[in-house]
RNA sequence: ACUGGGAGUCGUGGCGUGCUCCUGUAAUCCAGCUACUUGGAGGUCGGGACUUGAGGAUGGUCUGAGGUCGGGGGUCCUGUGGCAGAGUGGCCCACGUUGACUGGGUGUCCGCACUAAGCUUGCCACCGACAUGGUCAGCCUGGAGGAGUCCGGGGUGACCAGGUCGUCUAAGGAGGGGCGAACCGGGCCAGGGGGGAAACCCAGCAGCCAAAAGUCCCCGUGGUGAGCAGUAGUGGGAUAGCGCUCGGGAGUGGGAGCUCUGUCAUAGCCCGACCAAUAUGACUGGACCAAGUUCUUU
Numbered sequence: 001a002c003u004g005g006g007a008g009u010c011g012u013g014g015c016g017u018g019c020u021c022c023u024g025u026a027a028u029c030c031a032g033c034u035a036c037u038u039g040g041a042g043g044u045c046g047g048g049a050c051u052u053g054a055g056g057a058u059g060g061u062c063u064g065a066g067g068u069c070g071g072g073g074g075u076c077c078u079g080u081g082g083c084a085g086a087g088u089g090g091c092c093c094a095c096g097u098u099g100a101c102u103g104g105g106u107g108u109c110c111g112c113a114c115u116a117a118g119c120u121u122g123c124c125a126c127c128g129a130c131a132u133g134g135u136c137a138g139c140c141u142g143g144a145g146g147a148g149u150c151c152g153g154g155g156u157g158a159c160c161a162g163g164u165c166g167u168c169u170a171a172g173g174a175g176g177g178g179c180g181a182a183c184c185g186g187g188c189c190a191g192g193g194g195g196g197a198a199a200c201c202c203a204g205c206a207g208c209c210a211a212a213a214g215u216c217c218c219c220g221u222g223g224u225g226a227g228c229a230g231u232a233g234u235g236g237g238a239u240a241g242c243g244c245u246c247g248g249g250a251g252u253g254g255g256a257g258c259u260c261u262g263u264c265a266u267a268g269c270c271c272g273a274c275c276a277a278u279a280u281g282a283c284u285g286g287a288c289c290a291a292g293u294u295c296u297u298u
Base pairs, nucleotide, nucleotide: 001044002043003042004023005022006021007020008019009018013036014033015032028041029040030039031038046296047295048294049293050292051291052290053289058285059284060283061282062281066275067274068273069272070271071270072269077268078267079266080265081264082263083262084261085260086259087258088257091255092254093253094252095251101248102247103246104245105244106243107242108241109237110236112235113234114233115232116231118228119227120226121225122224123223124222125221126220127166128165129164130163132161133160134159135158136157137156139154140153141152142151143150144149173219175218176217177216178215179214186209187208188207193202194201195200
C1' cells in the first nucleotide's frame, strides 16, 4: 500500500453495515466510528489515479412518430358511418300455371230505403128489394050485449124468422152475447085499482122472462195507422280482411352487393392538456476487460 467495485433502496447528522441486482478476485471474518467522508482481526507484496476503446446487467435526462381528452371551426376536398331517394345485374332464398299477382260484381257492415208475408195492438165502417109466416102499435069500419066485453072486415107503420134475389158495396154474415132502464118498449103479471049480483073481464106497478121497441159488446168482413223480429226479395251507401263468382295470366315477397344524388354526424384543420421509444431514437452514468499516460512505498 492492497485486501473489491457499480446501480437501486431502507436507515443515519454523516460514514460503515443491511436488502435486491450485476460484475470480479488467490483473497476470509467481526461491527463499529463519534461530529469525523470508517475501524479492527487475519492474509498478500506491488499498488493507485487519469484518458481512450469495446461490451453485459441496470438506471437517469431529453426529443416526440403515434395516440387520448376538452374547447373552437366545420365552406370546398378526402376517409368513415347513419337516413332518404334513384338506378343496376348471367347474384341468392322461399312461394308460384295443382294459378303468383291483379281487375269487376256480390255477401259479411249500416238507427239505410222500399215491397211482401207473419205476429201483436188501436181507429173507422159494415146496403137494399120482393114473397110467405109471425110480433107489436095506431087508424077506419060492420054485427051482438045492461056493462066489462065478444065475433068480424079493411088499411098503415116498425121489427123478427128463414126463402128468392140485385143496373148495390171496399166490405155488407139472415153469427154469438149482455142490458132492457122509477115511468116514458113487449110478454106472464102477486098485491092493490076499475067494471060486474056472480062468473069473469080491463088497465097494470114490483118481480120474473126474451126471435120480434131500442141500445151495447164480441166474432167475422173491409179500409186505415202503429209496433215486433233467428222471415224473404229488390235497391242504395260503405268495403281493411275473408268467403262466393266472373275475367286477365307470370311473377310476388325477402336478403346480400355495386353505382349515383341529397342530407346529417364524425375524423383530417386551430388552441389547450395528457400518455408516449418493443417508434426497442439521441445523450449520459456504469462494475469488469484491453491499450496508453502519470504518481508512489517497504
The RNA shown here (Metazoan signal recognition particle RNA) has 298 nucleotides and comes from Laodelphax striatellus. Of the family's consensus pairs, 97% are formed in the model. The organism belongs to Laodelphax, within Eukaryota. It matches the Rfam family "Metazoan signal recognition particle RNA". For this family Rfam cites "Crystal structure of the ribonucleoprotein core of the signal recognition particle" (Batey et al., Science, 2000). Rfam classes the family as a non-coding RNA gene. About the family: The signal recognition particle (SRP) is a universally conserved ribonucleoprotein. It is involved in the co-translational targeting of proteins to membranes. The eukaryotic SRP consists of a 300-nucleotide 7S RNA and six proteins: SRPs 72, 68, 54, 19, 14, and 9. Archaeal SRP consists of a 7S RNA and homologues of the eukaryotic SRP19 and SRP54 proteins. Eukaryotic and archaeal 7S RNAs have very similar secondary structures, as represented by this family. Eight helical elements fold into the Alu and S domains, separated by a long linker region. The Alu domain is thought to mediate the peptide chain elongation retardation function of the SRP. The universally conserved helix which interacts with the SRP54 M domain mediates signal sequence recognition. In eukaryotes and archaea, the SRP19-helix 6 complex is thought to be involved in SRP assembly and stabilises helix 8 for SRP54 binding. The Signal Recognition Particle Database (SRPDB) provides compilations of SRP components, with phylogenetic data and structural illustrations. Many sequences below the threshold for this family are clearly closely related, but are most likely to be SRP RNA derived pseudogenes. The human genome in particular is known to contain a large amount of SRP RNA related sequence, including Alu repeats. While the threshold of this family is set high so as to minimise the number of hits to such regions, it is likely that some remain.